[in-house]
RNA sequence: GUCUCCGUGGUGUAACGGUAACGCAGCCGCCUAUAAAGCGGGAACACCGGGUUCGAUUCCCGGCGGGGACA
Numbered sequence: 001g002u003c004u005c006c007g008u009g010g011u012g013u014a015a016c017g018g019u020a021a022c023g024c025a026g027c028c029g030c031c032u033a034u035a036a037a038g039c040g041g042g043a044a045c046a047c048c049g050g051g052u053u054c055g056a057u058u059c060c061c062g063g064c065g066g067g068g069a070c071a
Base pairs, nucleotide, nucleotide: 001070002069003068004067005066006065007064010024011023012022013021018054027041028040029039030038047063048062049061050060051059
């Protein structure tokens, strides 16, 4: 340099164009003499800018960042 894949809570990952889900962590409560484990609850998220669409995490374009292949 060319091609290709990816970017989602603190973290690891899901999700036919239609209210963004799950595990772990963290918070509150229950349980316990206390704590762990267990149970219940709630909080926190789309890399940036445009386009298409009634509606975009999803499709398209550009940028930024990361991985891989080739040179």
A computed fold for a 71-nucleotide RNA from Penaeus vannamei, annotated as transfer RNA.
The coordinates come from a structure-prediction model, not an experiment, and the mean pLDDT is 82.
Its Rfam family is "tRNA". By type it is a transfer RNA.